[in-house]
């Protein structure tokens, strides 16, 4: 000086925030689908769940 490997802290997993939980990352993970007419569609989760917001229908 470089390269790997383990641990810790930390980050990340398409629109917020909170528990739990599973994976990834170590300057990396991540940064969503179709179509190419520049137009269309899903969802606030990664996976449950609770709240906060938006959509829809339905009562009163």
């Nucleotide at each position: 000086c470089u390269g790997g490997u383990c641990g810790a802290c930390g980050g990340c997993g398409a629109u917020g925030g909170g528990g739990c939980u599973c994976g990834c990352c170590a300057c990396a993970a991540c940064c969503g689908c179709c179509a190419c007419a520049u137009g269309g569609c899903u969802g606030a989760u990664g996976g449950c769940u609770c709240c906060u917001g938006c959509a829809a229908c339905c009562u009163g």

A computed fold for a 60-nucleotide RNA from an Actinomycetes bacterium, annotated as Fluoride riboswitch aptamer (crcB RNA motif). Model confidence (mean pLDDT): 78 of 100. Rfam family: Fluoride riboswitch aptamer (crcB RNA motif). The family has 289 seed sequences and 2,293 matches in Rfam 15.1. The organism belongs to Actinomycetes, within Bacteria. It was read from a public genome assembly, where an Rfam model found it.